Small-subunit ribosomal RNA, central domain from an uncultured bacterium, 350 nucleotides, folded computationally. Its Rfam family is "Bacterial small subunit ribosomal RNA". The RNAcentral record of the full RNA draws on ENA and SILVA.
Context: one part of a larger RNA
C1' cells in the first nucleotide's frame, strides 16, 4: 500500500457557520469530453514466456511466436457519467394561520435565608465533635423582638419534563431577537448534501484592566487525630466564586456512538401539534406529526448489549486509527501577557 475498522479493544474532530474539492431528483434535444468497439501507427534490441532448430546432453546460441497492460490516430456507437439547452416537482426554500418552550442579549423589580450595623429584652455560656480544643462570651455572647445595610442565589411548581449546534439555560415583568414543529394550500424550480482550510461559539479553573464581596472557601493560620498526619474532622481565612471590558481555548466537551438521506415487526409511558368517533360534559378511545424514554421481532455484535433515537439494511462526504513503552513527549513552526494551547518525531526498550 492495498484492505480492514473506529459504543466499551488503537480509532468520531467539543461544536457550528461555511470556501475549495467531492457527491447528487425525474422527463427531453444535443455533443461525444469520459466510457465501449474496430483499424492504422509507435511502443530498441538484449532478456522472459511457448514452439522448433544447432554444437553427442545441458548450459549456450539461433528462428519464429507471445508478451510489451501505454501513447497517439481515423472510423463507428451512445447506454451510463459529463458539457450546452429546454421542460417537471416527489428533494429542498419561500408565502399564509396557528402551537410549545429554563433558547439568546438588556432593563427593572420580589420574596424566603445567611451575614454585619443599630435599638429593646435578658443571663452565663455559646459553637463545634466519635469525643474534644483551638474559637466566640460579663467591654453582655447565644437566644428572642424589632429596624436597617449588602452581597450572592432563586425553596415548593420540577418531571429518564421543556429549549439551545455544542458548551449550556430555571423567581417575576417588560423590551429586542434566534430557532423548530403542525395543518392546508399556494409560489420558486434540484437552488441539494458533506466540507480539507478558514470563521465564529465554547464548563470550570487560571489571566490582565477596573469595580464588588455577604455566604462558600484554594493556599495559609491554629485546634484535634496519629508513629508521623505537610491529609481525613474542627475553629479561622486569603485569591477566586459575582459585574464589565478583554484574553485563554481546554474537560470521563460523553450517548465514551461525525453529518445527511431511504428502507427494515410491535408493545408501553411522556411532551407538544393536527384530526375522527363516543360521552354522564369529568373524560374515554382510534387515527396522524414531531420530541424524549423504556422493553423487544428480524439482524448485527468478541461479548456486554443495540435494536426506526440502530451498534440493522444501503448511499455520499468529512475526521480519526494501524503492537506497548519512550510520549501526546523533545526539536523546530504557529498562537498566548503568563500559565500553557496546537502541530508532532526518533533513538532506544519488549
Nucleotide at each position: 500500500c492495498u484492505g480492514g475498522g473506529c459504543g466499551u479493544a488503537a480509532a468520531g474532530g467539543g461544536u457550528g457557520u461555511g470556501u475549495a474539492g467531492g457527491c447528487g431528483g425525474c422527463c427531453u434535444u444535443u455533443u461525444u469530453a469520459g466510457u465501449u468497439a474496430a483499424g492504422c501507427g509507435u511502443g530498441u534490441a538484449a532478456u522472459c514466456u511457448u514452439g522448433c532448430a544447432g554444437c553427442c546432453c545441458a548450459a549456450c546460441u539461433g528462428c519464429a511466436u507471445u508478451u510489451u497492460u501505454g501513447c497517439g490516430u481515423u472510423u463507428a456507437a451512445u447506454a451510463c457519467u459529463g458539457g450546452a439547452g429546454g421542460g417537471c416537482u416527489a428533494g429542498a426554500g419561500g408565502c399564509u394561520g396557528g402551537a410549545a418552550g429554563a433558547g439568546a442579549g438588556g432593563a427593572g423589580u420580589g420574596g424566603a435565608a445567611u451575614u454585619c450595623u443599630c435599638g429593646g429584652a435578658g443571663u452565663a455560656g455559646c459553637g463545634g465533635u466519635a469525643a474534644a480544643a483551638u474559637g466566640c462570651g460579663u467591654a453582655g455572647a447565644u437566644c428572642u423582638c424589632g429596624a436597617g445595610a449588602g452581597g450572592a442565589a432563586c425553596a415548593c411548581c420540577a418531571g429518564u419534563g421543556g429549549c439551545g449546534a455544542a458548551g449550556g439555560c430555571g423567581g417575576c415583568u417588560c423590551c429586542u431577537u434566534g430557532g423548530u414543529c403542525c395543518a392546508a394550500g399556494u409560489c420558486u424550480g434540484a437552488c441539494g448534501c458533506u466540507g480539507a482550510u478558514a470563521c465564529a461559539c465554547g464548563a470550570a479553573a487560571g489571566c490582565g484592566u477596573g469595580g464588588g464581596g455577604a455566604g462558600c472557601a484554594a493556599a495559609c493560620a491554629g485546634g484535634a487525630u496519629u508513629a508521623g498526619a505537610u491529609a481525613c474532622c474542627c475553629u479561622g481565612g486569603u485569591a477566586g466564586u459575582c459585574c464589565a471590558c478583554g484574553c485563554u481555548g481546554u474537560a470521563a466537551a460523553c450517548g465514551a456512538u461525525g453529518a445527511u438521506c431511504a428502507c427494515u415487526a410491535g408493545a408501553u409511558g411522556u411532551g407538544u401539534g393536527g384530526u375522527c368517533c363516543c360521552u354522564u360534559c369529568g373524560g374515554g378511545g382510534g387515527c396522524u406529526g414531531c420530541g424524549u424514554g423504556u422493553c423487544g421481532a428480524a439482524g448485527c455484535u468478541a461479548a456486554c448489549g443495540c435494536g426506526a433515537u440502530a451498534a440493522g439494511u444501503g448511499a455520499u462526504c468529512c475526521g480519526c486509527c494501524u503492537g506497548c513503552g519512550g510520549a501526546g513527549u523533545a526539536c523546530g513552526g504557529u498562537c498566548g501577557c503568563a500559565a500553557g494551547a496546537u502541530u508532532a518525531a526518533a533513538a532506544c526498550u519488549c